[in-house]
Molecule: Glycine riboswitch aptamer
Organism: Pseudomonadota bacterium
RNA sequence: AAGGCUCUCCCGGGAGAGCGCGGAGCGAGAAAUUCGCUGACCGCCGCCGAAGGCGUAAUUCCCAUAAUCGCUCAGGCAAACGAACCGGAAGAACCUG
Repeated sequence: AAGGCUCUCCCGGGAGAGCGCGGAGCGAGAAAUUCGCUGACCGCCGCCGAAGGCGUAAUUCCCAUAAUCGCUCAGGCAAACGAACCGGAAGAACCUG
């Protein structure tokens, strides 16, 4: 030099689950116990799992210790945001050389 591990930033891709019901609100209507909308406020029920978090095997005397598995506290269930993970590019430290 090249390479390896970890981390950070940027770009691209990126699943799942009710635009649920009621209230409340808004709009339309001369009006109505009418019609429409609601992701944002409140309550209730159902559901998802890939931010995070928690639990767990083999191994092991013990300690320690994994996940895309499980739990669903948090988060989420139109779009947007977010999203484990993958790819590209750049940087930092360490290792090897």